This is a predicted structure of a 334-nucleotide RNA (Bacterial RNase P class A) from a Gammaproteobacteria bacterium. The organism belongs to Gammaproteobacteria, within Bacteria. Rfam family: Bacterial RNase P class A. The family's RNA type in Rfam is ribozyme. The coordinates come from a structure-prediction model, not an experiment, and the mean pLDDT is 76.

RNA sequence: GGAGUCAGCCAGGCAAUCGCCCUUUUUAUAGAGGGAGGAAAGUCCGGGCUCCACAGGGCAAGACGCCAGGUAACUCCUGGGCGGCGUGAGCCGAUGGAAAGUGCCACAGAAAAUAUACCGCCUGUUGAGGGUAAGGGUGAAAUGGUGUGGUAAGAGCACACCGCGUAUCUGGUAACAGAUAUGGCAGGGUAAACCCCGUCUGGAGCAAGGCCAAAUAGGGGAACGUAGGUGCGCCCACACCGUUCCCGGGUAGGCCGCUGGAGGUGUACGGUGACGUACAUCCAAGAUAAAUGAUUGUCCAAGACAGAACCCGGCUUAUCGGCUGACUCACUAU
Numbered sequence: 001g002g003a004g005u006c007a008g009c010c011a012g013g014c015a016a017u018c019g020c021c022c023u024u025u026u027u028a029u030a031g032a033g034g035g036a037g038g039a040a041a042g043u044c045c046g047g048g049c050u051c052c053a054c055a056g057g058g059c060a061a062g063a064c065g066c067c068a069g070g071u072a073a074c075u076c077c078u079g080g081g082c083g084g085c086g087u088g089a090g091c092c093g094a095u096g097g098a099a100a101g102u103g104c105c106a107c108a109g110a111a112a113a114u115a116u117a118c119c120g121c122c123u124g125u126u127g128a129g130g131g132u133a134a135g136g137g138u139g140a141a142a143u144g145g146u147g148u149g150g151u152a153a154g155a156g157c158a159c160a161c162c163g164c165g166u167a168u169c170u171g172g173u174a175a176c177a178g179a180u181a182u183g184g185c186a187g188g189g190u191a192a193a194c195c196c197c198g199u200c201u202g203g204a205g206c207a208a209g210g211c212c213a214a215a216u217a218g219g220g221g222a223a224c225g226u227a228g229g230u231g232c233g234c235c236c237a238c239a240c241c242g243u244u245c246c247c248g249g250g251u252a253g254g255c256c257g258c259u260g261g262a263g264g265u266g267u268a269c270g271g272u273g274a275c276g277u278a279c280a281u282c283c284a285a286g287a288u289a290a291a292u293g294a295u296u297g298u299c300c301a302a303g304a305c306a307g308a309a310c311c312c313g314g315c316u317u318a319u320c321g322g323c324u325g326a327c328u329c330a331c332u333a334u
Base pairs, nucleotide, nucleotide: 002329003328004327005326006325007324008323009322010321012299013298014297015296016295017294018293020035021034022033023032024031037305041316042315044314045313046312047311048310049205050204051203052202056236057235058234059233061201062200063199064198065197066080067079068078069077070076081095082093083092084091085090096196097195101194102193103190104189105188118136119135120132121131122130123129144162145161146160147159148158149157163185164183165182166181167180168179169178170177171176209256210255211254212253219247220246221245222244223243224242228241229240230239231238263282264281265280266279267278268277269276270275
């Protein structure tokens, strides 16, 4: 110098003119301060908050699934184990159980489980046969794998090592790893198939919910009706005494919720880390048919993806570019 991996930051700046929304000041005008994101998106997950409602138990249903931590909580994040990919820095994992049971493994192939023998090998009364699963073929997968011995030819038939099961010990909080002994050994895969095991879960949602004002027809009909009905799956319990449906009529205006928080920033300490504790400091949009726009000049690295609607923590998706730091690899030169 090049190629990569991981993490962080920025999202136009400055000036002028006109225009819009919020807060505040003023008798009034003028004035002062502020005004979309790294994903605001998807509505996927978890909550805060509100109501049912005082809200318990069981079943069903659903979600998650290695271990230990973080967090308000989570299916999120951090660290570790195991497995896979990569030379590596690193990245990915829908990561419990197949010896509880059931199901499935198309086609090909002889045979995919109550396993089987197509070719081949050996034997022999030369085919009425017998033995075989080493070699070949089919397939994603074929009586565990490699090697040696043995055999008529072969085979865990025997042995060594590996794999698998069981037992004990060592290290580790644990997942797990290692060691020793023992057994020829239940044929494999699949649970993102049913299922088993463990943990968790009431419902609905700011168009939630509350206050004020106004108007009308507190009109008509049907069903259940205390042995009943309602409380958003079913049953029990509990609470209340009514509940549900159809036709028709009136109003749809204002205020709150609505932004000071599981908040931001800085420093110190603790921790491998997520993060926690303490101190200091700051207040960053609250619209309601929906505000932040237009023009000019200039600087620059350069406008892609893209606009809040109760709030927050995550995940996923889209994306123009620029800057910074750490780490890895090959080549070349010294």